[in-house]
Parts: sequence; C1' cells; structure tokens
RNA sequence: CGACAAAGGCAAACCCGUCGCGAGGCGGGGACGCAAAACCAGGGGCCUCUCGUAGGUCGCCCAGUUACCGAA
Repeated sequence: CGACAAAGGCAAACCCGUCGCGAGGCGGGGACGCAAAACCAGGGGCCUCUCGUAGGUCGCCCAGUUACCGAA
C1' cells in the first nucleotide's frame, strides 16, 4: 500500500429476548456493507435525558494504540 488472490474475520436494516427514562447496550436470528466495521470518548459532529462535574454513538470524521494475509 490493498488484487476480481488465498485462508479466515466482523455484521447495517429488520425480528426476538433482555437492560436502560432515553439516545442506546448486550445475547440470538439475519446480511447492507467493511481491510482495521479491532481497541480507544482525547478533539469535532450527531443524538438523549432527570439539563450537569450527566450520558450515548468510534458502522460519522480526526488523533492515539495494536493486528491477519499478500500481488503490483
């Protein structure tokens, strides 16, 4: 750096269960997609509520950390 490579991986919407006031989280089913769709809430964005020393989202972007395989 990312092939119409190989091997494998993750899993949106939606449905079921469960936790939460909520945004949403977790488990199961399911695949739209993903080469960091692994981790991280530090910065920005968006979202929530009981509106403050409060939360959620990294599958929105940036920064940071780590990692499988391998052509040009």

Predicted 3D model of a 72-nucleotide RNA (c-di-GMP-I-GGC riboswitch aptamer) from a soil metagenome.
The sequence is in RNAcentral, with records from MGnify.
Rfam family: c-di-GMP-I-GGC riboswitch aptamer. Rfam links the family to the GO term cyclic-di-GMP binding. On this family, see Smith et al., Biochemistry 2010: "Structural and biochemical determinants of ligand binding by the c-di-GMP riboswitch ".
Model confidence (mean pLDDT): 88 of 100.